[in-house]
RNA sequence: UAUUGAAAAAGCUAAACUUGUUGUGAAGCAAGGGCAGAAAGGUACAGGACUUGAAUCAGAAGUUGGCUGACCUACCAAG
Numbered sequence: 001u002a003u004u005g006a007a008a009a010a011g012c013u014a015a016a017c018u019u020g021u022u023g024u025g026a027a028g029c030a031a032g033g034g035c036a037g038a039a040a041g042g043u044a045c046a047g048g049a050c051u052u053g054a055a056u057c058a059g060a061a062g063u064u065g066g067c068u069g070a071c072c073u074a075c076c077a078a079g
Stems, first nucleotide, its partner, number of pairs: 003078003012037002017032006035066001041072003045069003048064005
């Protein structure tokens, strides 16, 4: 280092829901909140799920990274 783990220590994120706000919508952002998480940090590349303006030719546009895989980065301990 690969890899394994969360026992300890330091920490981190923030589900549902509520309020405000943006969006046609899925949903996003901020505050509160705390379900849970060892990458729940990042990337829409592939698949899945969800939404829909436009298009009627084609197999589109968007959302979801806390759906799965893959890739990049990373604290602590063992190694």